Parts: sequence; C1' cells; structure tokens
RNA sequence: GGGGGAGUAGUUCAACGGUAGAAUGCUGGUCUCCAAAACCAGCGAUGAGGGUUCGACACCUUCCUCCCCUGCCA
Repeated sequence: GGGGGAGUAGUUCAACGGUAGAAUGCUGGUCUCCAAAACCAGCGAUGAGGGUUCGACACCUUCCUCCCCUGCCA
C1' cells in the first nucleotide's frame, strides 16, 4: 500500500428504513436491628462531516480510532 471486520448507556450486547431497548452498573425507595439478597422507581448512548430519503443506528461517501489477513517494489 491492498482486503475484511468493529465503533450505540460507566460496561457487555440488541435494534427488516418508521417511538433507540435489555442485562449489568449508579442513585433513591420498600424490606431488615444493620447489611446482603429480593422488589419498585429513576439516571444514562448511536465516533465526526457530507449525501440519499417524508423519515437513517441501518443505505452511499470522506475522515478518525481499534482488531484481523496479506503482498509487490525499494
């Protein structure tokens, strides 16, 4: 240099182009002598720019970061 994959909540992962969810975590509450567990409620995210579309996490494009494979020339 070439090819492929990944980037979404603090973390691990979902989401046929049509309201972004789950688990875990954190905070508060119930319970308890206290705590743990359990239960209830809440908090919190689409890597960046542009394009297509009535509508984009998903399609196109450029860039950034990470992972894997792989030359040729010198």
Predicted 3D model of a 74-nucleotide RNA (transfer RNA) from Candidatus Komeilibacteria bacterium RIFCSPLOWO2_01_FULL_45_10. Its Rfam family is "tRNA". Its family is annotated with triplet codon-amino acid adaptor activity in the Gene Ontology. The RNAcentral record of the sequence draws on ENA.